[in-house]
Molecule: transfer RNA
Organism: Amycolatopsis sp. DG1A-15b
RNA sequence: GCCCCCGUGGCUCAGUGGAAAGAGCGGCGGCUUCCGAAGCCGCAGGUCGCAGGUUCGAUUCCUGCCGGGGGCU
Numbered sequence: 001g002c003c004c005c006c007g008u009g010g011c012u013c014a015g016u017g018g019a020a021a022g023a024g025c026g027g028c029g030g031c032u033u034c035c036g037a038a039g040c041c042g043c044a045g046g047u048c049g050c051a052g053g054u055u056c057g058a059u060u061c062c063u064g065c066c067g068g069g070g071g072c073u
Stems, first nucleotide, its partner, number of pairs: 001072007010025004018056001027043005049065005
């Protein structure tokens, strides 16, 4: 330098055009317990990396950048 993949709550990831973006773990509160743990119930938390473009409508498609990983020379 070129090519490919990834970037979504604190962490790990799902979702690949349409309604208010989800799960597990973690956090907080409650129930339970003599106290914990486990279990059950509830709650909070997200500029969907950034900027443009396409579209009636974009987390999802296209382009450029930024960051991470891998391959080739």